[in-house]
Molecule: c-di-AMP riboswitch aptamer (ydaO/yuaA leader)
Organism: Actinomycetota bacterium
RNA sequence: ACUGGCUGCCUGCCGAGUCCCCACGGCGCCGGCCGCGGGGAACGGGGGAACCGAUGGGAGCGCCCAGGCGCUCCCGGGGGCGAAUCGGGUGGAGCAUCCGCUCGCAGCCCGUAGCGCCGCUCUUUCGGCGCGAGCCCGUCAGCUAACCCCGUAGGCGCCGGAAAGAGAAGGC
Numbered sequence: 001a002c003u004g005g006c007u008g009c010c011u012g013c014c015g016a017g018u019c020c021c022c023a024c025g026g027c028g029c030c031g032g033c034c035g036c037g038g039g040g041a042a043c044g045g046g047g048g049a050a051c052c053g054a055u056g057g058g059a060g061c062g063c064c065c066a067g068g069c070g071c072u073c074c075c076g077g078g079g080g081c082g083a084a085u086c087g088g089g090u091g092g093a094g095c096a097u098c099c100g101c102u103c104g105c106a107g108c109c110c111g112u113a114g115c116g117c118c119g120c121u122c123u124u125u126c127g128g129c130g131c132g133a134g135c136c137c138g139u140c141a142g143c144u145a146a147c148c149c150c151g152u153a154g155g156c157g158c159c160g161g162a163a164a165g166a167g168a169a170g171g172c
Base pairs, nucleotide, nucleotide: 011157012156013155014154018041019040020039021038022037024035025034026033027032042152043151044150045149046148047147052142056075057074058073059072060071061070062069063068077140078137079136080135081134086111087110088109089108090107092103093102094101095100114131115130116129117128118127120167121166122165123164124163125162126161
């Protein structure tokens, strides 16, 4: 000098994931902090009427007002949290005399609806930097008043621009 671990302090971000009260145990011994149990508030999510909306595709047969209806068989499910959707290229396989055509896993690449950050807060504009995942239910759930149920995690950073408007705090 560099790297790793532990501890303390300052200060921000994604996200609903925060706050208060009571009791018990521990640490500290003014304040308080940690864990567990119970209760409340707040925030977030799901289910759940009427009305409204919706009622998959193909084949065959019958009826028939030729619009459609019924039956049988085969194939395909659907939904939730979240910004995280959608499109294209490549990839390989098949057909083909040639030109070429069709389909196309994972991975990789280019975009994109949409989302986040730029430190007093909010809105808008410009500029810059990122994300555009993952998980769950299990054949079931459209909307939905009353009503019912569930969650309060987890993970990161110290790079930190400009303008307009409205406010907050602080100073005089």